[in-house]
Notes
This is a predicted structure of a 348-nucleotide part of an RNA (small-subunit ribosomal RNA, central domain) from an uncultured bacterium. Rfam family: Bacterial small subunit ribosomal RNA. The full RNA is in RNAcentral, with records from ENA and SILVA. Model confidence (mean pLDDT): 89 of 100.

Context: one part of a larger RNA
RNA sequence: CUGGGCUUACAGGGUGCGUAGGCGGCUUGUUAAGUAGGGUGUGAAAGCCCCCGGCUCAACCGGGGAACUGCGCCUUAAACUGGCGAGCUGGAGUGAGAUAGGGGUGUGCGGAACUUCCGGUGGAGCGGUGAAAUGUGUUGAUAUCGGAAGGAACGCCGGUGGCGAAAGCGGCACACUGGAUCUCAACUGACGCUGAGGCACGAAAGCCAGGGGAGCGAACGGGAUUAGAUACCCCGGUAGUCCUGGCUGUAAACGAUGAGCACUAGCUGGGAGGGACGUAGGUCCUUCCCAACGGAGCGAAAGUGUUAAGUGCUCCGCCUGGGGAGUAUGGUCGCAAGGCUGAAACUC
Numbered sequence: 001c002u003g004g005g006c007u008u009a010c011a012g013g014g015u016g017c018g019u020a021g022g023c024g025g026c027u028u029g030u031u032a033a034g035u036a037g038g039g040u041g042u043g044a045a046a047g048c049c050c051c052c053g054g055c056u057c058a059a060c061c062g063g064g065g066a067a068c069u070g071c072g073c074c075u076u077a078a079a080c081u082g083g084c085g086a087g088c089u090g091g092a093g094u095g096a097g098a099u100a101g102g103g104g105u106g107u108g109c110g111g112a113a114c115u116u117c118c119g120g121u122g123g124a125g126c127g128g129u130g131a132a133a134u135g136u137g138u139u140g141a142u143a144u145c146g147g148a149a150g151g152a153a154c155g156c157c158g159g160u161g162g163c164g165a166a167a168g169c170g171g172c173a174c175a176c177u178g179g180a181u182c183u184c185a186a187c188u189g190a191c192g193c194u195g196a197g198g199c200a201c202g203a204a205a206g207c208c209a210g211g212g213g214a215g216c217g218a219a220c221g222g223g224a225u226u227a228g229a230u231a232c233c234c235c236g237g238u239a240g241u242c243c244u245g246g247c248u249g250u251a252a253a254c255g256a257u258g259a260g261c262a263c264u265a266g267c268u269g270g271g272a273g274g275g276a277c278g279u280a281g282g283u284c285c286u287u288c289c290c291a292a293c294g295g296a297g298c299g300a301a302a303g304u305g306u307u308a309a310g311u312g313c314u315c316c317g318c319c320u321g322g323g324g325a326g327u328a329u330g331g332u333c334g335c336a337a338g339g340c341u342g343a344a345a346c347u348c
Base pairs, nucleotide, nucleotide: 004319005318006317007302008301012316014201015200016199017198021194022193023192025088026087027086028085029084030083031082033081034080035077036076037075038074039073040072041071042070049065050064051063052062053061054060091191092188093187094186095184096183097182098181099180103177104176105175106174107173108172109171110154114150115149116148117147118146119145120144121143125136126135162169163168206247207246208245209244210243211242215241216240220236221235222234223233258315259314260313261312262311263310266293268291269290270289271288272287273286274285275284276283277282297304298303321348322347323346330341331340332339333338
């Protein structure tokens, strides 16, 4: 290299857009690059293989043949692949009409709760735990009523319900905006699929600058527990959590299952639609999405099973015993933390 694999044993890139490349629907004409047949030239000798021969045999040597799977040229064929031309509508897209949705961004608004502050009532505890203590309170707490301020999050509805490429998205209104589905079949006419590099997005934590800071709360202080207790429990509490701008680029970024297309039993439920019939309750048909069960098949089994892990094709990524090690080194990115790429010795 071939071959074999990637749900859980090693292995699907976190996700998308897309460059090169690879691959690509139906009909027809042409071409002859690929492809196939024939011819011809070349493919040194030696060697390998076959036949014959020479040393008593063999090794060795001589002769002949085959082979040299390759390459060039000429010619023929035109199914398939490719090129060029013409056309088609089923793939893909556009249009018209309709629909659902926590899809995104910005601005404004709202109520509950919480904390703090001000005022009233009130008068001894409150708080906390397994039990306590630290803490807090006669300078009047806790409780309760009225008022003010602030920040964060949006109860019920809420649902194996919805949307999004993924990360993710939930109070209300408005503005701007992305995508999807259904119906019609008017338009374009293969415009497609995948995608090395590349670019963009990317939870939380973390970093830089400026703001903000109610609650919670790494670190830290204290109280307990304990043999100890750098913990679990309790009282406090700084970064942070929030906003704006910039960086980081990771995750059990999971369905641990890449994307696309086609084909291969069913049944049940949920969501968004359409059509036919019916006076009506409704019945039947159909498209898309999400789930549960299950046949064949597949699978080491668990399981999976039209949302495949079945049967095939195309393209990309990745794996090759455990440890050493996602370490060292080099490169590159980053303010840093660190990320990406990524060994070997040695050892079992």